[in-house]
C1' cells in the first nucleotide's frame, strides 16, 4: 500500500424568528425540558394488574453439547465437538433410532433381512452346493484401503484408519489421551415418541374511581346442569352463569413514568456480570406534541475552471403510547481500534 | 395498542412428505350447434403454492425469519 476479518461508535452542526406538548412559577414579551439505534416486527422473557378457591391425575406447550451469568429467557459469556477458510476468524435446531412403533416414492433381486448379472466346485449342463470380491439400480446396499490367504471368496488373518465396548489416566463437566478386544447390516426424531428441566390464564382497550346517557319486567339454554378467565377427568368447598337480540356513550382523574435507571471510579472475575462509593434526573401525548422558514457551515455526487473557486442536486432507515431485559429485521454516508494474508522499502 | 386467524390460476377452493405435469367449479379463448345470441357439446390456455432461508434423497405440506390482509376489544352487565 492492497485485500480481508472482528469489535466499538456517530448518524448532521450553529444562530435568528414563528409555532406545538408537558413541568415550575412572583402569572409575564418569564425559566427550563421534549424521539431512536432500532421508538419497528410483536418473536421470547419478566415487572405490574385482574380472575370464587384448593388438591390430584392426564393432555398440551417450550427448551435441548458442558459450565457459568441473570429477576427471567429461546438471551449473554467461557469452553468442548463437528464443519468451512492459507490465516485472522466464522457457522451449528449439537440429547437419544442398543426402549418401542412408523416411513424410506421411482428404480432395483433385495430398503430389512436378500442374490439379478457374476465368480468357484461337483460331472459338460437347464441339476446340486459354496461365496458376496467385481458389475448393475438407487439419495442410501451390509465398515474403508492395502497385503496375506483361498477352489472362488469372506475380519478368515495382519497393518493403518473410522465406529462400538471394556479398563486406566486427566478435566467440575461436555470431552480428551493411552492400552486391550475382530466386537462391526443403514438413514429419518424440523416422524410419533423416550429422557432431563420448566410452564395457571389474560393483558394498561389490564384494572380503580367520578360523571353522563339508555330500555333491558326482550328471547333462549341448563338445576341429574352450567361456571370456576385456552382443554379433559376426579374429590372437596362456593355461586345464576352462558348465548342471541336490542339500546346507550365516544367524557374526566388515577394507573403514567425514579427505574432489575444513567454515569464515573474502585474491587473481584478470562469474560458475561456482581459488589461498594460519589454524582445525576433524562418525553409523557390521548387521534395523539417533539415542527416550519431563513442564513452560514459540514458531507456526497455532477458540471465548469490552470489553481483558488463558482453553480446545481442530494443528505438514510424510521419515529415513543404501561415499563424493562433480549432477539430479529431496515438503514445514505462516515469515524476509530485490534488482528490476518500478500506485495514493496528500510 | 393488545390478541387471534388466513394467504394455492382473474374469483372460489381440494391437496397435508413421493405415485401427478398441483384436483375441481365459475370465468376466459377457439371450434361445433343456431337465422343471430344464450343454454348445451368438444378442445385449449392460464399456478409452481405470499417472499426468503433451512431439515430431508425428496417440501405447497415440517421448522425459522420477513411481508400482506381479515377479525375481536367499552357501558346497560
Nucleotide at each position: 500500500c492492497a485485500g480481508g476479518u472482528a469489535g466499538a461508535c456517530c448518524g448532521g452542526g450553529u444562530g435568528a424568528c414563528c409555532g406545538c406538548c408537558g413541568g415550575c412559577g412572583u402569572a409575564a414579551u418569564g425559566c427550563g425540558g421534549g424521539a431512536g439505534g432500532a421508538a419497528a416486527g410483536u418473536c421470547c422473557g419478566a415487572g405490574c394488574u385482574c380472575c370464587g378457591c384448593c388438591g390430584g391425575g392426564c393432555a398440551g406447550g417450550a427448551u435441548g453439547c458442558u459450565g457459568g451469568g441473570u429477576a427471567a429467557c429461546a438471551c449473554c459469556c467461557a469452553g468442548g465437538a463437528g464443519g468451512g477458510g492459507c490465516a485472522a476468524c466464522c457457522c451449528u435446531a449439537c440429547g437419544g433410532c442398543c426402549a418401542g412403533u412408523g416411513c424410506c416414492a421411482c428404480a432395483g433381486a433385495a430398503a430389512c433381512a436378500u442374490a439379478c448379472c457374476a465368480c468357484c466346485c461337483c460331472u459338460c449342463g437347464c441339476g446340486g452346493g459354496g461365496u458376496a470380491a467385481g458389475g448393475g439400480u438407487g439419495a442410501a446396499a451390509u465398515g474403508g484401503u492395502g497385503a496375506g490367504g483361498u477352489a472362488a471368496g469372506a475380519g478368515c488373518u495382519c497393518a493403518c484408519c473410522a465406529g462400538c465396548g471394556g479398563c486406566c489416566g486427566g478435566g467440575u463437566g461436555a470431552c480428551c489421551g493411552g492400552c486391550c478386544g475382530g466386537c462391526u447390516g443403514g438413514g429419518c426424531a424440523a416422524a410419533c415418541c423416550c429422557c432431563a428441566u420448566c410452564c395457571g390464564g389474560a393483558g394498561c382497550a389490564a384494572g380503580a374511581c367520578c360523571a353522563a346517557a339508555c330500555a333491558g319486567a326482550g328471547g333462549g339454554a341448563c338445576u341429574u346442569a352450567a361456571g370456576g378467565a385456552c382443554g379433559c377427568c376426579c374429590g372437596g368447598c362456593c355461586u345464576g352463569u352462558c348465548c342471541c337480540c336490542g339500546g346507550g356513550u365516544a367524557g374526566g382523574u388515577c394507573g403514567c413514568u425514579c427505574g432489575a435507571c444513567c454515569c464515573u471510579g474502585a474491587u473481584g472475575g478470562c469474560a458475561a456480570c456482581a459488589u461498594c462509593a460519589a454524582g445525576g434526573c433524562u418525553a409523557g401525548a390521548u387521534a395523539g406534541a417533539u415542527g416550519g422558514u431563513c442564513a452560514c457551515c459540514g458531507c456526497u455526487c455532477c458540471g465548469a475552471u490552470g489553481a483558488u473557486u463558482c453553480g446545481g442536486a442530494g443528505u438514510a432507515c424510521a419515529g415513543a403510547a404501561c415499563u424493562c431485559g433480549g432477539c430479529u429485521u431496515a438503514c445514505a454516508g462516515g469515524u476509530c481500534u485490534g488482528c490476518c494474508u500478500g506485495g514493496c522499502c528500510u | 395498542g393488545u390478541g387471534a386467524g388466513u394467504g394455492u390460476a382473474g374469483c372460489c377452493g381440494a391437496g397435508a412428505g413421493g405415485u401427478u405435469u398441483a384436483a375441481g367449479g365459475c370465468g376466459c379463448c377457439a371450434g361445433g350447434u343456431u337465422g343471430u345470441g344464450g343454454c348445451c357439446c368438444u378442445g385449449g390456455a392460464g399456478a409452481g403454492c405470499g417472499a426468503g432461508g433451512g431439515u430431508u434423497c425428496g417440501a405447497a405440506u415440517c421448522c425459522c425469519u420477513c411481508c400482506a390482509c381479515u377479525c375481536a376489544c367499552c357501558c346497560c352487565a
This is a predicted complex of two RNAs, RNase P RNA and transfer RNA, with 423 nucleotides together. Rfam match: Bacterial RNase P class A. Rfam classes the family as a ribozyme.